A computed fold for a 73-nucleotide RNA from a Planctomycetota bacterium, annotated as transfer RNA. The source organism's lineage runs through Bacteria, Pseudomonadati and Planctomycetota. It matches the Rfam family "tRNA". By type it is a transfer RNA. Gene Ontology term of the family: triplet codon-amino acid adaptor activity.

């Protein structure tokens, strides 16, 4: 130095064919309990890695940079 994969909520990851961003885990409140923990309800939390492009519209497509990771040299 070249090819190839990820990058989305604290934290694992979804989102086909581009059409109003989601889930489980945690977190916060309320019930419930003698109290905690299980259980129930119910909210918070996202400039979708950054910057341009296309397009009616981009997490999805095109280009650059930036960071992880396999592989080749």
């Nucleotide at each position: 130095g070249g090819u190839c994969u990820c990058g989305u909520a604290g934290c694992u990851c979804a989102a086909c064919g581009a059409g109003c961003a989601g889930a489980g885990c945690g977190c916060u409140g309320c019930c419930c309990u003698g109290u905690c923990a299980c259980g129930g309800c119910a909210g918070a939390g996202g400039u979708c890695g950054c910057c341009g492009g296309u397009g009616c519209a981009a997490g999805c497509c095109c280009g650059g940079c930036c960071g992880g990771g396999a592989c080749c040299g």